[in-house]
RNA sequence: GGAAGACUGUCAGCGCCAGGCCCCCCGGGAGAGGGGUGACGAGGAAUGGCAGUUGUCGAAAGACUCGGCGGAUGCUGCCACGGCGGAUAAAGCGCGGUGCGUCGAAAGAGGGAAAGCAAAAAGCGGAAUCAACACCGUAACAGAGGUUCUCUCAACACUGUGG
Numbered sequence: 001g002g003a004a005g006a007c008u009g010u011c012a013g014c015g016c017c018a019g020g021c022c023c024c025c026c027g028g029g030a031g032a033g034g035g036g037u038g039a040c041g042a043g044g045a046a047u048g049g050c051a052g053u054u055g056u057c058g059a060a061a062g063a064c065u066c067g068g069c070g071g072a073u074g075c076u077g078c079c080a081c082g083g084c085g086g087a088u089a090a091a092g093c094g095c096g097g098u099g100c101g102u103c104g105a106a107a108g109a110g111g112g113a114a115a116g117c118a119a120a121a122a123g124c125g126g127a128a129u130c131a132a133c134a135c136c137g138u139a140a141c142a143g144a145g146g147u148u149c150u151c152u153c154a155a156c157a158c159u160g161u162g163g
Base pairs, nucleotide, nucleotide: 014070015069016068017067019066020037021036022035023034024033026031040058041057042056047080048079049078050077051076052075053074081104082103083102084101085100093162094161095160096159097158098157099156108153109152110151111150112149113148114147123138124137125136126135
């Protein structure tokens, strides 16, 4: 460097660890060495680029999900591309253009209601370690988003052309 096989992983609450904290060991002590902890799931990539940003939701806990570094599918602004901007009937018409507004291929905004949806922690049991910690099995319980229903608001301006 190549080939084959096995195992593990294929991730965005994600990765990392210098502070803090915990354990072991050495030490009279100060402290040294080693180990550990440091995000629980839900949701999020269905157009691309640039910039900015302490980047959604609840659950648990109350030394930590604290603190730090990196990343990030989020959000905002701008640009590009794309969708939409109602109402039988010669007009509130069709097809285009420009602007404006609003969104992102499920391509308007806002309010209300309903159904549906989690894991961990705790407890119990197991297995393991000197120990901290970590691991396995087991129950219940969210909110946002999304979905469905409903209400309100917005669906504009200028212009070319067709019959």
Source information:
GlmS glucosamine-6-phosphate activated ribozyme aptamer, 163 nucleotides, folded computationally. Its Rfam family is "glmS glucosamine-6-phosphate activated ribozyme aptamer". About the family: This entry contains a glucosamine-6-phosphate activated ribozyme that is found in the mRNA for GlmS. GlmS is an enzyme that uses fructose-6-phosphate and glutamine to generate glucosamine-6-phosphate. The prediction has a mean pLDDT of 76.